Predicted 3D model of a 123-nucleotide RNA (SAM riboswitch aptamer (S box leader)) from a Chitinophagaceae bacterium. The coordinates come from a structure-prediction model, not an experiment, and the mean pLDDT is 78. It was read from a public genome assembly, where an Rfam model found it. It matches the Rfam family "SAM riboswitch aptamer (S box leader)". Its family is annotated with regulation of gene expression in the Gene Ontology.
[in-house]
RNA sequence: CACUUAUCAAGAAAGGCAGAGGGUAAUGGCCCGAUGAAGCCUUGGCAACCUAUUUUUACCGUCUACUCAAGACAAUUAAGAAUAAAGGUGCCAAUUCCAUCCGCUACGGCGGAGAGAUAGGUC
Numbered sequence: 001c002a003c004u005u006a007u008c009a010a011g012a013a014a015g016g017c018a019g020a021g022g023g024u025a026a027u028g029g030c031c032c033g034a035u036g037a038a039g040c041c042u043u044g045g046c047a048a049c050c051u052a053u054u055u056u057u058a059c060c061g062u063c064u065a066c067u068c069a070a071g072a073c074a075a076u077u078a079a080g081a082a083u084a085a086a087g088g089u090g091c092c093a094a095u096u097c098c099a100u101c102c103g104c105u106a107c108g109g110c111g112g113a114g115a116g117a118u119a120g121g122u123c
Base pairs, nucleotide, nucleotide: 002122003121004120005119006118007117008116013043014042015041016040017039021032022031023030026100027099028098029097044092045091046090049088050087052083053082054081055080056079057078058077061073062072063071064070096115101112102111103110104109
């Protein structure tokens, strides 16, 4: 890079260097920007995908029991929930800033897809 799964209407600041762009495919908009963009550094913060702990349920198995039944136990796996934020990331304007493609519409919009971003897994 590719494939695949999940999420994307919430949340989160200062300082220094720097000096004109930026809003993560493209196009059209619309915003942000010398009251300082992008980028780099320091500190801080937000979140909870992986990780850690606890707990619940389910499958296989064992024991008791059996008319229908039911109860207990322990290991692995899977799923859900909660807690923490040390580690691996990520993020800290505006819904992924809005729209493009499809469907519906009371024409105000609504829903879906595609693409993108982030994380896990496979290769």
NCBI's taxonomy places the organism under Bacteria, Pseudomonadati, Bacteroidota, Chitinophagales, Chitinophagaceae.